[in-house]
Context: one part of a larger RNA
Molecule: small-subunit ribosomal RNA, 3' major domain
Organism: Paenibacillus sp.
RNA sequence: UGACGGGGACCCGCACAAGCAGUGGAGUAUGUGGUUUAAUUCGAAGCAACGCGAAGAACCUUACCAGGUCUUGACAUCCCUCUGAAUCCGCUAGAGAUAGCGGCGGCCUUCGGGACAGAGGAGACAGGUGGUGCAUGGUUGUCGUCAGCUCGUGUCGUGAGAUGUUGGGUUAAGUCCCGCAACGAGCGCAACCCUUGAAUUCAGUUGCCAGCACUUAAGGGGGGGCACUCUGAAUUGACUGCCGGGGACAAACCGGAGGAAGGGGGGAAUGACGUCAAAUCUUCUUGCCCCUUAUGACCUGGGUUACACACGUACUACAAGGGCCGGAACAACGGGCCGCGAAGCCGCAAGGGGAAGCCAAUCCUUAAAAGCCGGCCUCAGUUCGAUUUGCAGGCUGCAACUCGCCUGCAUGAAGUCGAAUUUGCUAGUAUUCGCGAUUCAGCAUGCCGCGGGGAAUACGUUCCCGGGCCUUGUACA
Numbered sequence: 001u002g003a004c005g006g007g008g009a010c011c012c013g014c015a016c017a018a019g020c021a022g023u024g025g026a027g028u029a030u031g032u033g034g035u036u037u038a039a040u041u042c043g044a045a046g047c048a049a050c051g052c053g054a055a056g057a058a059c060c061u062u063a064c065c066a067g068g069u070c071u072u073g074a075c076a077u078c079c080c081u082c083u084g085a086a087u088c089c090g091c092u093a094g095a096g097a098u099a100g101c102g103g104c105g106g107c108c109u110u111c112g113g114g115a116c117a118g119a120g121g122a123g124a125c126a127g128g129u130g131g132u133g134c135a136u137g138g139u140u141g142u143c144g145u146c147a148g149c150u151c152g153u154g155u156c157g158u159g160a161g162a163u164g165u166u167g168g169g170u171u172a173a174g175u176c177c178c179g180c181a182a183c184g185a186g187c188g189c190a191a192c193c194c195u196u197g198a199a200u201u202c203a204g205u206u207g208c209c210a211g212c213a214c215u216u217a218a219g220g221g222g223g224g225g226c227a228c229u230c231u232g233a234a235u236u237g238a239c240u241g242c243c244g245g246g247g248a249c250a251a252a253c254c255g256g257a258g259g260a261a262g263g264g265g266g267g268a269a270u271g272a273c274g275u276c277a278a279a280u281c282u283u284c285u286u287g288c289c290c291c292u293u294a295u296g297a298c299c300u301g302g303g304u305u306a307c308a309c310a311c312g313u314a315c316u317a318c319a320a321g322g323g324c325c326g327g328a329a330c331a332a333c334g335g336g337c338c339g340c341g342a343a344g345c346c347g348c349a350a351g352g353g354g355a356a357g358c359c360a361a362u363c364c365u366u367a368a369a370a371g372c373c374g375g376c377c378u379c380a381g382u383u384c385g386a387u388u389u390g391c392a393g394g395c396u397g398c399a400a401c402u403c404g405c406c407u408g409c410a411u412g413a414a415g416u417c418g419a420a421u422u423u424g425c426u427a428g429u430a431u432u433c434g435c436g437a438u439u440c441a442g443c444a445u446g447c448c449g450c451g452g453g454g455a456a457u458a459c460g461u462u463c464c465c466g467g468g469c470c471u472u473g474u475a476c477a
Stems, first nucleotide, its partner, number of pairs: 001477002003474003007471002010468004015461002019425004026316008034307002042053002064302007073125001077124002079121006088103006107114002127291002130289003137284001138280003141276001143274001148187006154163003167178003194267003198236007207226002212223001214222002239262001242256004318418001322377006334365002339358002345352002384415001389410007431453006438446001
C1' cells in the first nucleotide's frame, strides 16, 4: 500500500421488511447429469453451465457409429500428355457413392495454334469440427451502469509511498459547494444520439361527411375538400427558469404556481482502470504438436430423439373471478413474389379447390383474445383437467418406421393449490389476455417484439445478501 475480520461509524441496492404472483408436489415440453448404447458427436459447470452455442437434428445439417468406396484427393496453385468438349438427356448394374453404354453438342485463328473445359499421370502439396483458450489475436460473460480508476507539476517522507481523491454539507453520481500544500488534467458520471409524452408550421391518393347535400351497388364506394385523426419533416417546449420556506450569505433540499410534462419526465443504447490463467482453437484468425491409402474425402443406413432415475427452466392445470354453447364489439408492432393469398364452392374439421388483389399508409395475413349480452352446468375427480392409447384422415417434403406438425371420433391418467426451501416484481410495473416476427420445405410451451385489461405494498434499515467511502486490528500478500 492492499486484502481480510462472526471490529467500528456512515450510506446505497426488490438486499431485508410490507405486499402480489410464483417455484418446490402433478402431467407434459425442453436442457443437463447419470445410466445404457455400435454411436448415443462436441463444448458450456456456483452466482456468471443447465428453453445455453442450436434464429428451429426425418435425409441434408453432422462433427458420432456400422457398412460400401477413393488416395495429388470433395477444394487451390504449378508441370507433362491426351481429348474437343464440358454441361445436359436417356438406358443398364448397384443401397448409393460409382461403373458401363448411347444421344445432343462449342469459341477465336495469321490454320502453326490459342483460350477454355474435361480425362489421365508425376510430385511439390491440399485437407483435418484432430490436441493445446494454460502459447495467441479477435469477440464475450462477470463484479456493475457500481462510482470509481489514474496522471503531470509541486510539497512531505531516508524509502516503500503519501498528498491531490481526506474533512463539513449535498447528490443517482469523485454530482456540486465550502474548506484545505496543493494546483490542474485524463478515463469514467452527466450531457450530446434514438424512442415515447404536448403544441405549432409545412405536406397531404390514410382519415372525414366535419362544412357540401353532388352521386350511389348504401361500403367514404365515387365527385369534391385538407378542418380533425393520422402519417413524417422542421421548430417550440423543462432550465430549479418563477414564488415561498429553511440552509452556512453556498451547493442543494422541501412546498407552491403555471404547464401536456417538474426537478434525471418514462424507456433504450452507452459498460472506466481492472478481476476471474473466466468462456470460445467447433464462427473466424493463429504459434507449436499430431494424422497423411487416413484423425482427409464420398455414399447408404443408423445415432444425436435411448430411459430405472436426479436436477434446472417453462407450459397446462387442479376449477364457479370458472367450463361449455350462441350472439355481437375494440388493438399495436410487423411479414409478403420460389411469396402473402380474398369472395363465393366442397369438407364436422385439419384442409381442398378457386383465382380477384398486392412488389404494399391503399391489397392480403386480420382485423385478436380476455371483456360485454343471453343460456346451460351447481361443487362432483364433475360439462374441471387434459395425459395416454386405438381408429380414420390432412399438410409439407424424394421420403414422416426409427423421428414431424395438425384434424375428427372414441379413450379420459395424475392432479382438490403443493414440506423444508426458494424466485421475480415499486406503475402502465407485477399479474392476466391474445397478436406478430425470427429460424424455417415442414416443425415453438423457446427466443425477440407488440398491444388489450390492469393491481397490492413500501413503517422502516435491527437483521440476511451484495456493494461504496472513512477508520481500526493483523503473525496474511